[in-house]
Transfer RNA from a candidate division WWE3 bacterium, 74 nucleotides, folded computationally. It matches the Rfam family "tRNA". It is annotated as a transfer RNA. Gene Ontology term of the family: triplet codon-amino acid adaptor activity.

RNA sequence: GGCUGGGUAGCUCAGAUGGUCAGAGCGGAGGACUCAUAAGCCUCAGGUCGUGGGUUCGAUCCCCACCCCAGCUA
Numbered sequence: 001g002g003c004u005g006g007g008u009a010g011c012u013c014a015g016a017u018g019g020u021c022a023g024a025g026c027g028g029a030g031g032a033c034u035c036a037u038a039a040g041c042c043u044c045a046g047g048u049c050g051u052g053g054g055u056u057c058g059a060u061c062c063c064c065a066c067c068c069c070a071g072c073u074a
Base pairs, nucleotide, nucleotide: 001073002072003071004070005069006068007067010026011025012024013023019057028044029043030042031041050066051065052064053063054062
């Protein structure tokens, strides 16, 4: 350099035919329980969906370019 896969919450990852679907677990905060702590229970916060453009009435999703990560290959 070429090819393939990936980039979504602090971390690990889902995500529907393009539309009232932006989610789970862990982690964090609060509450209740307890003599107290832990575990378990309840509630809550937290997102430029890598960046920029395009298509579309509408894009996390489709198209293009670029950036980053992993693998394969020369």